RNA sequence: GGGUGAGGUAGAGGCGCGAUGUCUAUAAGUAACCCAAAUGAAGUCGGAAGCUUAUGAUUUUAGGUAAAAGGAGCCAUCGCCGAAGUUUGAGGAACCAAAACCUCAAGCUGGACCUACAUCGAAAAGGUGUAGGGCUGUCAACGUAGUGAUUGCCAGUUACACGUUGGAGUGCUAUCUCGUCA
Numbered sequence: 001g002g003g004u005g006a007g008g009u010a011g012a013g014g015c016g017c018g019a020u021g022u023c024u025a026u027a028a029g030u031a032a033c034c035c036a037a038a039u040g041a042a043g044u045c046g047g048a049a050g051c052u053u054a055u056g057a058u059u060u061u062a063g064g065u066a067a068a069a070g071g072a073g074c075c076a077u078c079g080c081c082g083a084a085g086u087u088u089g090a091g092g093a094a095c096c097a098a099a100a101c102c103u104c105a106a107g108c109u110g111g112a113c114c115u116a117c118a119u120c121g122a123a124a125a126g127g128u129g130u131a132g133g134g135c136u137g138u139c140a141a142c143g144u145a146g147u148g149a150u151u152g153c154c155a156g157u158u159a160c161a162c163g164u165u166g167g168a169g170u171g172c173u174a175u176c177u178c179g180u181c182a
Stems, first nucleotide, its partner, number of pairs: 002181010014081001016080006023073002032065003036061003042052003046096002084109009110136002113133008138167007146160005
């Protein structure tokens, strides 16, 4: 100096990922409340309990007042590149269950986009899952009449460029430490 195993550090992909905050639109002239008329015993997400109710439940018509959450967009800030998302299982907290939230374990997905189906959602927004489609980054293999280096020259080797095919982030690039190999 080179290969290789383990561990650490720093980076790259790009409509890159996530969180927070202001504003904006949508939700919606909807829910809820009030008044009038009609009706006349039930209503309350699933169960239980409780609550409202003939001083009128519920429903319908017409009118008045009139939201919000979740999700979304622009901008700003912050944390980052298994960023993050999701499936299954276990646990947490409130009456039980479901949904939602948090933690742990195992698994899947390199990334963004488009399409179809399913599902969540008020939704022609958006999220998630499955499948397909090209695009893109990375590594490997093969190829080239290409460029450079090595060489007196050719061939070969090597680096890059281009093309084809394939793999996966427990990856890739660079670098450090320890061990090991000839």
A computed fold for a 182-nucleotide RNA from Alkalicella caledoniensis, annotated as Lysine riboswitch aptamer. Rfam family: Lysine riboswitch aptamer. Rfam 15.1 lists 3,224 matches to the family in 1,923 species. Its mean pLDDT, the model's own confidence on a scale to 100, is 80. The organism belongs to Alkalicella, within Bacteria.